Predicted 3D model of a 99-nucleotide RNA (TPP riboswitch aptamer (THI element)) from a Thermoanaerobaculales bacterium. The prediction has a mean pLDDT of 79. It matches the Rfam family "TPP riboswitch aptamer (THI element)". From the family's description: Vitamin B(1) in its active form thiamin pyrophosphate (TPP) is an essential coenzyme that is synthesised by coupling of pyrimidine and thiazole moieties in bacteria. The organism belongs to Thermoanaerobaculales, within Bacteria. It was read from a public genome assembly, where an Rfam model found it.
Formats: sequence, C1' cells, structure tokens
RNA sequence: GCGUUUCCGUGGGGGUGCCCCGCCGGCGGCGGGGCUGAGAGCACACCCCUCGAACCUGAUCCGGGUCAUGCCGGCGGAGGGAUCUGGAGACGCCCACUU
Repeated sequence: GCGUUUCCGUGGGGGUGCCCCGCCGGCGGCGGGGCUGAGAGCACACCCCUCGAACCUGAUCCGGGUCAUGCCGGCGGAGGGAUCUGGAGACGCCCACUU
C1' cells in the first nucleotide's frame, strides 16, 4: 500500500403476508391463536447499503405443495435499487528500509 473479514460511528434504503376463532359490524376494525421466516407495524426491533436477491417491477406470472399464503423452486448471467479513501481490530499478499 492492497485485499478479505469483524466491530463501532455517521447517514440512508426496506418489508410487515396467509389461515382459524371471538367481539363490533355495511365495507372493514379490534383481540386471541396457528404457518413460514432474520423480521409478519411501531419492534425504534430485524434485514440491507454498489462485493448491492435487503427490497421493488415483471406478477391477478409459471411449476410444485399447503387449511391458506412468495410456502418452495423458476423467472434471475432480467431490469431497478440506498453513505463515508470515517475509526479500530484480525488474517493474507506486495513494496521500501534495517539487521
């Protein structure tokens, strides 16, 4: 000096679905329970920030599966998508100097 990785600071980007029961009830709202998941609306939690599948579009998509649902896979070597040569540590490589 470079790369990888972890933590901290600072700023930012996201998603919050499906099913069952009860109450109110016109849609719908509230409460409880169950499924998957890091996270199923206020948790200030979880995840992600270009090394970008966090997340969005495609999508009222396609195949499988389920009580049901992006539940799983495809789509996806498709398109978008959000800070900082801020600080510290560890590992590896290279260079200079000294012995």